[in-house]
This is a predicted structure of a 352-nucleotide part of an RNA (small-subunit ribosomal RNA, central domain) from an uncultured bacterium. Its mean pLDDT, the model's own confidence on a scale to 100, is 82. Rfam family: Bacterial small subunit ribosomal RNA. Rfam links the family to the GO terms structural constituent of ribosome and ribosome.
Context: one part of a larger RNA
RNA sequence: CUGGGUGUAAAGAGUUGCGUAGGUGGAUGACUAAGUAGGUAGUGAAAUCUGGUGGCUCAACCAUUCAGACUGUUACCUAAACUGGUCGUCUCGAGAGCGUUAGGGGUAGCUGGAAUUUCUAGUGUAGGAGUGAAAUCCGUAGAUAUUAGAAAGAACACCGAUAGCGUAGGCAGGCUACUGGGACGUUUCUGACACUAAGGCACGAAAGCGUGGGGAGCAAACGGGAUUAGAUACCCCGGUAGUCCACGCUGUAAACGAUGGAUGCUAGCAGUUCCCGGUAUCGACCCCGGAAGUUGCGAAGCUAACGCGUUAAGCAUCCCACCUGUGUAGUACGAUCGCAAGAUUAAAACAU
Numbered sequence: 001c002u003g004g005g006u007g008u009a010a011a012g013a014g015u016u017g018c019g020u021a022g023g024u025g026g027a028u029g030a031c032u033a034a035g036u037a038g039g040u041a042g043u044g045a046a047a048u049c050u051g052g053u054g055g056c057u058c059a060a061c062c063a064u065u066c067a068g069a070c071u072g073u074u075a076c077c078u079a080a081a082c083u084g085g086u087c088g089u090c091u092c093g094a095g096a097g098c099g100u101u102a103g104g105g106g107u108a109g110c111u112g113g114a115a116u117u118u119c120u121a122g123u124g125u126a127g128g129a130g131u132g133a134a135a136u137c138c139g140u141a142g143a144u145a146u147u148a149g150a151a152a153g154a155a156c157a158c159c160g161a162u163a164g165c166g167u168a169g170g171c172a173g174g175c176u177a178c179u180g181g182g183a184c185g186u187u188u189c190u191g192a193c194a195c196u197a198a199g200g201c202a203c204g205a206a207a208g209c210g211u212g213g214g215g216a217g218c219a220a221a222c223g224g225g226a227u228u229a230g231a232u233a234c235c236c237c238g239g240u241a242g243u244c245c246a247c248g249c250u251g252u253a254a255a256c257g258a259u260g261g262a263u264g265c266u267a268g269c270a271g272u273u274c275c276c277g278g279u280a281u282c283g284a285c286c287c288c289g290g291a292a293g294u295u296g297c298g299a300a301g302c303u304a305a306c307g308c309g310u311u312a313a314g315c316a317u318c319c320c321a322c323c324u325g326u327g328u329a330g331u332a333c334g335a336u337c338g339c340a341a342g343a344u345u346a347a348a349a350c351a352u
Base pairs, nucleotide, nucleotide: 003324004323005322006321007306008305012320014203015202017201018200022196023195024194026090027089028088029087030086031085032084034083035082036079037078038077039076040075041074042073043072049068050067051066052064053063054062055061093193094190095189096188097186098185099184100183101182105179106178107177108176109175110174111173112156116152117151118150119149120148121147122146123145127138128137164171165170208249209248210247211246212245213244217243218242222238223237224236225235260319261318262317263316264315265314268297269296270295271294272293273292275290276289277288278287301308302307325352326351327350334345335344336343337342
């Protein structure tokens, strides 16, 4: 390499939104003959290889157009099922239209109450805070508590849910504007317009970086008090970056369902979200059926087992990515990107 694999043993890229090349591709008719199949002819040096025969006492070895192989290739003829090509037709895939519909999907603006902290003023007096116990700390310059008022920033209790939406990251007080996608019904239109996708573009939690704001609470670092043999920790009192906003960068996570995408097929049962139809009703609920999601359990089957099981890890097809003992090492070197931190790509010696 082939092969065998990728939930947990090595292995699914963070997502695949936009998609290039490439690979693959629905039904049907005609033509074609590139692939494909058969035939004929040419060619396929020698050595080598296989069978036969012979020569060294045997063998290895050597000889021998005696036969074959060298699975190839060129030209022509024939076939037309399949793949391809050309022309035409179709509607089940895909898309569009129309009618309903759910939603924390996104962006921007406006706005609300609770709480926290601080400040001002009143009442009031000796404690408060904290812990396993304490102490550092705050307080007679009047704290804690309580009442009234003001300011600021951040987050949105209850509803709230293995509930919803989003490609993933993710998304939650309320209202408005703009805007993306989905589901169901209909079968009105287009007529294969599809699937996947190396490179590429785009997005991408938290932390971090740059510039300018903001800063209530929390809190790396840091200071102090304890604990301890020590305590660069766990506990306590403080506290700066940061957390928040705008713009730009970074491009990584146990970015997880540790499970790539698409299509078809293969028992059921139960819950839930949303849509439709029927039944019932004055109407809604209920009940029955269908579609799309989501969750629990399970037949067959699969699996090393655990488990998965119509949302497959079952049975198949297509395309992409990745793995090949362990350590060295996701490291060195080089290259690309980055302000930096670093990221991506990615070995070997050696050891076992």